[in-house]
Context: one part of a larger RNA
Molecule: small-subunit ribosomal RNA, central domain
Organism: Candidatus Roizmanbacteria bacterium RIFCSPLOWO2_01_FULL_37_16
Parts: sequence; C1' cells; structure tokens
RNA sequence: CUGGGCGUAAAAGGUCGUGUAGGCGUCCCGCCAAGUUUCAUUUUAAAUACUAUGGCUUAACCAUGGGAAAGGAUGGAAAACUGGCGGGAUCGAGUUUUCUUUAGGGAGACUGGAACUUAGGGAGGAGUAGUGAAAUGCGUUGAUACCCUAGGGAACACCAGUGGCGAAGGCGAGUCUCUGGAAGUUGACUGACGCUGAGACACGAAAGCCAGGGGAGCGAAGCAGAUUAGAGACCUGCGUAGUCCUGGCCCUAAACGAAUGCCUGCUAGCUGCAUUCCCGCCUUUGGCGGGGGUGUGGCGAAGGUAACCCGUUAAGCAGGCCGCCUGGGGAGUACGGCCGCAAGGUUGAAACUC
Repeated sequence: CUGGGCGUAAAAGGUCGUGUAGGCGUCCCGCCAAGUUUCAUUUUAAAUACUAUGGCUUAACCAUGGGAAAGGAUGGAAAACUGGCGGGAUCGAGUUUUCUUUAGGGAGACUGGAACUUAGGGAGGAGUAGUGAAAUGCGUUGAUACCCUAGGGAACACCAGUGGCGAAGGCGAGUCUCUGGAAGUUGACUGACGCUGAGACACGAAAGCCAGGGGAGCGAAGCAGAUUAGAGACCUGCGUAGUCCUGGCCCUAAACGAAUGCCUGCUAGCUGCAUUCCCGCCUUUGGCGGGGGUGUGGCGAAGGUAACCCGUUAAGCAGGCCGCCUGGGGAGUACGGCCGCAAGGUUGAAACUC
C1' cells in the first nucleotide's frame, strides 16, 4: 500500500455555529455521447513467458508454428447506468401565514432578602476560638455570645426534578429592555436550492498573562502552631496572588454519553417524565381516557458484541462525506515551521531498547 478497524484493547477532531475547494446526491421526459459496453483496423521490435510439433540417446538447450492477456491510437455501433444540456414534478431542503407554546439560551441596566465581614453605639464582664488531643491566635485598651445603626463584596437556600435550554464550553434570586433558537398545528409559496466538509472563520471550563478597578468570604505561595524519626504534607491560626468587574490575550481538560463524528433510510414492543396537537367524556379553573409529533430516561424481540453490554436516542441492517489508528518504551520529547507578551500551544520524528 491493499486491508482491517476506532464505547472499554491503538484510534471520533473540544464544538461544528458560518461554511470554501472537493466527494456524494430525489422522481419523470427529451437530446448529446465524456465515462461505460461492444465491433473493426492498427500499434505495443525480436528474444523471454504460455502452447503444439520437431532436433541433439534424454533433460537442460535449440528450431518452427500458434495463441494471447493488458494498454495506446483511429473509425463505427448501443444508450440501461454515471455525466452534460434543456424541460417538468414535489416527497428532500427552505421561505412565509394562522393559532399557539416553551425555557437557569445570550447581552445590558436596575432592584431584593438571608448569610458573612467591617465600623460606630448599647448592654454585659471572662473567657473565646480550635482539635483526635492541643497549641499558635483573639480577649479587662472589654473579646466571644445578644441588640441597634451604617458600609462593603461575593454567591443566590427553599422551588429543584430521574426536569428545562444551549453547537459545545456552559446556563439557576427578581424585574425591564435588546436578541438567538427549538417544537407542534394550519394554509400558501420556491422547486433539489441537499448531505458532508480538507483548509479558513467563529466560539471555547478552570488555571495563567497584560492594563485599570474591586477585594467580604475562601485561599496556591508564604509565616506560625501541632503531628512525626523527619513533615518541604494531611490537622489548626493567619495570609499574598487569585477568585469578582471592564477591556485585551491564552486555546488547554477525565473539553465524557464512566471515553460512542455528522447526515439519510430501514428493523418488535412495554413503561416513566417534559412539551405540544387532535378526538371523546365529566365539562368551571381543570381533570380523565384514546391517538399523533418532539425531546429526555428505564427495560427489552430480532440482530450485534471477545465479553461487559448496545438495542428506533444502536454499538443492528445499509448508503454518503470527514477525522483518526497500525506493538510497548524513547515521546507528545528533540529539531524545524506557525502562533503567543510570557507560560506555553500546535504540527511532530529518529537513534537506541524490549
């Protein structure tokens, strides 16, 4: 390479939102004939290879004859499939209308209560805090505990769910403004406008970085007290950066569904939750029963799987496109490139060794 694979053995890119090139692409009619199939001619020297006969006593070897296979070129034919052109269709895709819904989706502004902490005041008078036990710490310059007042920052108990939304990261106090999406129902419209997607763009927890603010609690580093043989730790008291906000970087993760790319079609069911539409009944909000979507769980036929397990939300049966893997270590290292203020990220070997 051909293959075989990617939940757990190596291997799904963090997401795939916007999407380029490329690859692949619904139904019908007509034309063309590039791919495709076929016929003829010609060419691909000879030798070699295959085969028949013959010659050396056989064989190796040699001679004569025959036939290819496959490729190139030219000309002719066919028109199912692929392709191109033209025309049409509506089930894929999309636009819009009606009725509706839906919510921690995003951004900004404002507001709220509990707790915490600080300051001031009141009252009070010896401890408090902490632990396995202690000590450091705080406290007669009056602490802790209690009450009042004022300030501050961060996070939003209950509701809360096996629940919802978002492409993912992620998103929970309330109100307002701006804004994105999804689902159902109904009619009209466009007419394949689709799927995937190398590169590219965008977003991307936490930590970290730059500048300016802010700083209650927590708390890397640090200091101290313990523990211990020692203790650079676990425990305790403090505590800087940070955690928060604004602007700009960084671009990683067990970025996970206890490891599963996206899209389409097909293949038993049972049961719960959320949301929505239709029908029937009681009909007052509403409730009950049946049916249909969408999403999210549990169990399971067939089937798959090494097993575990998966099983209409597939890891089943197929198709399209992309990414990735190819023994362990060396190593996600070195070198080089690109990116970054840096930290570092990304791409990514070899010698050697088992």